[in-house]
Context: one part of a larger RNA
């Protein structure tokens, strides 16, 4: 010396399930593949290296030794790893008992508000802006009262509250359905962790077919502003936003932090359980498990900061990075109706 890294410098896959593979708790016994060791064979010669010898030296030639990372055979060792067998219960899972929740799906249903329509009252304005104008209104608007239609979203509750693998999920009710947590007992007996390929899910926008369309609103039109104004502001307004089915598969898909396990001082909140103590009257104190936050010992970090929810100390497995530009481009391939997505260079240049 036998790489170093990935919160913000290049770098964690958007998320899950999971095959191969890699890795794997504890006891006994066996085997002896890995591992360790003895011996034997082989590892041609020359060359290289060491010690000598010969040409007057050297180059060169020559004798001996060493070296030859190894391979094979054979005899042994058995701690560790692996294989076989038999066990164990601390990992994992299941059953029984509880708990919380915007977890998912389907159907139904409620009120407020916007818009539109009808009718009543009523008269000259309304709307809009920095100021205006376009626009609406004497064919009666705006305002106000009553009635009706339709679509979309669910004020307060609401909370660094909850649930979900992520995307995400919020009126109410019913049905169907997934997961999590807590407590004790029982059962199985390592059934585990990770995961290339693969499969599934995956906001918004977009696409296809058919519906729907209140509000909002790319495009578009008009009015302003301005030197101009293909904008910001205003008046309108179509796709779209909504539903069903089928595609697309991307994101600052973010904690910019992969998953699992173990270990390592604390303080203060909060959500869901459990236990104990004190109170028997509206509710306290302590402990504990699971989540979610703030601050911080040690430690880490280039710093910022992280700090038992680690970016600390370690182990297992996967993904990824290797100067900037060219470029997430070209070409090829796979996928897609398309838009495009995934995979992904080089020349050249600094």
């Nucleotide at each position: 010396c036998u790489g170093g890294g990935c919160g913000u410098a290049a770098a964690g896959g958007g998320u899950g399930c999971g095959u191969a593979g890699g890795u794997g708790g504890u006891u006994g016994u066996u085997u002896a593949a890995g591992u360790c060791u003895g011996c034997u064979g082989u590892g041609a010669a020359a060359g290289c290296c060491c010690c000598g010898g010969g040409c007057u030296c050297a180059a060169c030639c020559u004798g001996g030794g060493a070296a030859u990372g190894g391979c094979a055979g054979u005899g042994g060792a058995u701690a560790c790893u692996g294989g076989g067998c038999a066990g164990c219960u601390a990992g994992a899972a299941u059953g029984c008992g509880g708990u919380a929740g915007a977890g998912g799906g389907u159907a139904g249903u409620g009120g407020a508000a916007u818009u539109c329509c009808c009718g009543g009252u009523g008269u000259a304005g309304c709307a809009g802006u920095g100021a205006a104008a376009u626009g609406c209104g004497u064919a009666g608007a705006g305002a106000u009262c009553g009635g009706g239609a339709g679509g979309a979203a669910c004020a307060c509750c609401a909370g660094u509250g909850g649930c979900g693998a992520a995307g995400g999920c919020g009126g109410c009710u019913a049905c169907c359905u997934g997961g999590a947590c807590c407590a004790g007992c029982a059962u199985u007996g390592a059934c585990a962790c990770u995961c290339a390929a693969g499969c599934a899910c995956g906001a918004a926008a977009g696409c296809g077919u058919g519906g729907g369309g209140a509000g909002c609103a790319a495009a578009c039109a008009g009015g302003a502003u301005u030197a101009g104004a293909u904008a910001c502001c205003c008046u309108g307004g179509u796709a779209g936003u909504c539903c069903a089915c089928g595609c697309c598969c991307u994101a600052a898909a973010c904690g910019a932090u992969g998953c699992g396990a173990a270990c390592u001082g604390g303080a203060c909140g909060u959500u869901g359980g459990g236990a104990g103590c004190a109170a028997u009257u509206u509710g306290g104190c302590u402990c504990u498990c699971a989540g979610u936050g703030u601050c911080g010992a040690a430690g880490c970090u280039a710093a910022c900061g992280c700090g038992u929810u680690a970016a600390g100390u370690u182990c297992g497995c996967c993904g990824c990075c290797u100067g900037g530009g060219g470029a997430g481009u070209a070409c090829g391939g796979u996928c897609g109706c398309a838009a495009g997505a995934c995979u992904g260079a080089a020349a050249c240049u600094c």